[in-house]
């Protein structure tokens, strides 16, 4: 420096769910129903920490369960959002720019 990480930015794919019902005539309200891929919540292993019990002569290793905390995700929950199009949408490829670092 170059690939690679990450961030943002461009372009290109991108799923699922009632063009529901009622008041009504105002871009309003209200009621059932339905998705999960903005965002967000929850957590297994394992993991640090505490105080006990087993064990011993006594204790350490060790065993055994209790608390607390960290702990992933396309799981999961339906808070937000969404259920014609349009918007917007995790993720993916190209391309570009920036930072760190030396994977």
């Nucleotide at each position: 420096u170059g690939c690679g990480u990450u961030a943002c930015g461009g372009u290109a794919g991108g799923a699922g769910a009632g063009a529901u019902c009622c008041u009504g005539u105002g871009u309003a309200g209200g009621g059932a129903g339905c998705c999960g891929a903005a965002g967000g919540u929850g957590c297994a292993a394992g993991u640090g920490g505490c105080a006990g019990g087993g064990g011993u002569u006594g204790a350490a290793u060790c065993c055994c369960g209790g608390c607390c905390g960290c702990g992933a995700a396309a799981c999961u929950c339906u808070c937000a959002g969404g259920c014609a199009a349009a918007a917007g949408g995790a993720c993916u490829g190209c391309c570009g720019u920036a930072a760190a670092c030396u994977g």
Glycine riboswitch aptamer from a Dehalococcoidia bacterium, 103 nucleotides, folded computationally. Lineage of the source: Bacteria > Bacillati > Chloroflexota > Dehalococcoidia. The coordinates come from a structure-prediction model, not an experiment, and the mean pLDDT is 82.